[in-house]
Molecule: transfer RNA
Organism: Naegleria gruberi
RNA sequence: GUGCGCUUAGCUCAGAGGAAGAGCAUCGGACUUCGAAUCCGAGGGUCGUGGGUUCGAACCCCAUAGUGCAUA
Numbered sequence: 001g002u003g004c005g006c007u008u009a010g011c012u013c014a015g016a017g018g019a020a021g022a023g024c025a026u027c028g029g030a031c032u033u034c035g036a037a038u039c040c041g042a043g044g045g046u047c048g049u050g051g052g053u054u055c056g057a058a059c060c061c062c063a064u065a066g067u068g069c070a071u072a
Stems, first nucleotide, its partner, number of pairs: 001071007010024004018055001026042005048064005
C1' cells in the first nucleotide's frame, strides 16, 4: 500500500430502518450489631468523526480517524 473485521454507558457487550438496552461497576435504600452476600431503586450515551439517502439512520451509502488480523 491492498483486503477483511471492530469502534454503542466507566468496563464487557446486545441492538439487522420507527429513535438505545443488559451484565458488571458507581450512588441511594432494605436486610445485618457492623460488614459481605442478597433484594429494590437511581444516575450515567449527541452510537469514533464528517457528509449523503430516507418521512424517519446506531443500522443503508461515501469519505475519514483509531485499532486488530491477513497479504506484499